The RNA shown here (transfer RNA) has 64 nucleotides and comes from uncultured Peptoniphilus sp. Its Rfam family is "tRNA". Rfam links the family to the GO term triplet codon-amino acid adaptor activity. Rfam classes the family as a transfer RNA. Rfam describes the family as follows. Transfer RNA (tRNA) molecules are approximately 80 nucleotides in length. Lineage of the source: Bacteria > Bacillati > Tissierellales > Peptoniphilaceae > Peptoniphilus.
[in-house]
RNA sequence: UCGUAGCUCAGCCGGUAGAGCACUACAUUGGUAAUGUAGAGGUCGCAGGUUCAAGUCCCGUCGA
Repeated sequence: UCGUAGCUCAGCCGGUAGAGCACUACAUUGGUAAUGUAGAGGUCGCAGGUUCAAGUCCCGUCGA
């Protein structure tokens, strides 16, 4: 310094979590692929604190 979806990564000055790929269903096709539409998937490494509110700030801890 980094740890956020299966993988690669965003997330601003705290305001309640997203993209691409992958996956599922449907449409399209003679069929597959490709493409389009919709959907599922997260106790944000773990634990505590501050705050009306923490992925974000503070302390400890684990891993690289």